The RNA shown here (Guanidine-I riboswitch aptamer) has 104 nucleotides and comes from uncultured Sterolibacterium sp. It matches the Rfam family "Guanidine-I riboswitch aptamer". Rfam describes the family as follows. This family represents a conserved RNA structure found upstream of the ykkC and yxkD genes in Bacillus subtilis and related genes in other bacteria. Gene Ontology term of the family: regulation of gene expression.
RNA sequence: UUGAUGUGCGGCUAGGGUUCCGGUUCCCCACGGGGAGCGACUGGUCCGAGAGCCGCCGGUCCCGCGCAGGCGGGGCUCCACGGAGGGAUAAAAGCCCGGGAGGC
Numbered sequence: 001u002u003g004a005u006g007u008g009c010g011g012c013u014a015g016g017g018u019u020c021c022g023g024u025u026c027c028c029c030a031c032g033g034g035g036a037g038c039g040a041c042u043g044g045u046c047c048g049a050g051a052g053c054c055g056c057c058g059g060u061c062c063c064g065c066g067c068a069g070g071c072g073g074g075g076c077u078c079c080a081c082g083g084a085g086g087g088a089u090a091a092a093a094g095c096c097c098g099g100g101a102g103g104c
Base pairs, nucleotide, nucleotide: 008056009055010054011053012052015047016046020044021043022041023038024037025036026035027034028033058077059076060075061074062073063072064071065070079099081102085097086096087095
C1' cells in the first nucleotide's frame, strides 16, 4: 500500500430529558373533577452506550459419532484516549454524525 473477513440481534445498567401517568403550585368547581404552570419533582411509561454487563446468532480452529445426508462437544472471538459542533424525537443524553476530527 492492496485484498478478504468481521464490526449483528436481544435484555439490562450508567446516563437522559419531560409526550403520557403520578406528584406539586395557583385558579375554577356541580366536590365527581377540570384548566394552566413546574423535571435545580424522588418516581412509573419512554430514549439509552464502539470504547459498560449478560445472553444469543455468526466467524474460526480442534475433537467425537454416522454408510451417508449430517449431528454433538470444546477453545478463541483481541485492543480501544477522544473534542467542539450538528441531528432526531415531546425533549435530552454516554443515542446518531462517530472505532469521526484530533491525539498516542